[in-house]
Molecule: transfer RNA
Organism: Bdellovibrionota bacterium
């Protein structure tokens, strides 16, 4: 320097135009003598970042950033 992939909750991910979710985790209440376990309700997101196409963008383009993988040059 050139290609791919991959960034979404506190972790692990789904989710590829039109309601942002799941499992774990974490509050509160039941339950229990207490804990675990179960059962009920909630919190908790600039979806890496900018800008463009849409009526409308996590999703299409493009720059950019940060991580991982291949390849090529240099000495």
């Nucleotide at each position: 320097a050139g290609g791919c992939g991959c960034g979404u909750a506190g972790c692990u991910c789904a989710g590829u135009g039109g309601g942002a979710g799941a499992g774990c985790g974490c509050u509160u209440c039941c339950c229990u003598g207490a804990c675990a376990c179960g059962g009920a309700a909630g919190a908790g997101g600039u979806c890496g970042g900018a800008g463009g196409u849409u009526c409308a963008a996590c999703c299409c383009c493009u720059c950019u950033c940060g991580c991982g993988c291949c390849u090529a040059c240099c000495a």